[in-house]
């Protein structure tokens, strides 16, 4: 440099053949329980969906550029 996959919560992922409130798990926080800590119930924070446009009545999802990051040729 060609393909090709992949970027979403602090992690680790799902959603991704377009639809209304973006989600678990796990960790943080607060309540309960407990002597006090674990386990164990109950809650609640936390997201410009990697960016920059475009389509489209609506885009995490489709479409082009960029940036990052794996894998394969060369």
């Nucleotide at each position: 440099g060609c393909a090709u996959c992949c970027g979403u919560a602090g992690c680790u992922c799902a959603g991704c053949c377009g639809g209304a409130u973006a989600g678990a798990g796990c960790g943080u926080c607060u309540c309960c329980c407990u002597c006090c800590g674990g386990a164990g119930g109950a809650g609640a924070a936390g997201g410009u969906c990697g960016u920059g446009g475009g389509u489209u009545c609506g885009a995490a999802u489709c479409c082009c550029g960029c940036c990052g990051g794996g894998u394969g040729c060369a």
A computed fold for a 74-nucleotide RNA from an Alphaproteobacteria bacterium, annotated as transfer RNA. Its Rfam family is "tRNA". The family's RNA type in Rfam is transfer RNA. Rfam's curators write: Transfer RNA (tRNA) molecules are approximately 80 nucleotides in length. Model confidence (mean pLDDT): 81 of 100.